[in-house]
RNA sequence: UCUUCAUAGAGAGUGCGCGAGGGGCUUGCCCGUUGACCGCACACCAACCUACAGUGAUAGCUGCAAGGUGGUAAUACAAGAUCGAUGAAGA
Numbered sequence: 001u002c003u004u005c006a007u008a009g010a011g012a013g014u015g016c017g018c019g020a021g022g023g024g025c026u027u028g029c030c031c032g033u034u035g036a037c038c039g040c041a042c043a044c045c046a047a048c049c050u051a052c053a054g055u056g057a058u059a060g061c062u063g064c065a066a067g068g069u070g071g072u073a074a075u076a077c078a079a080g081a082u083c084g085a086u087g088a089a090g091a
Stems, first nucleotide, its partner, number of pairs: 001091007013042005021031003025080004043072003048068003052063004
């Protein structure tokens, strides 16, 4: 990079730093100097994979949350497009 499968209306934030844009794109709508976005720290959420426990049939189901990811405004903010994201597996 490509392919396949799965997920997305639930859930979870504070502090410090910076200082003007940010929410992919278009249109809309929204967030933002009462400090957004971003970075760092700690905290938290979820449960895709691993580990562990229960059950069971080596499947599956249930639990847990130690490890690997992911997430903590709005349904992926809405609609649209030959747009994307995350996880697991394969090439």
Molecule: SAM riboswitch aptamer (S box leader)
Organism: Periweissella cryptocerci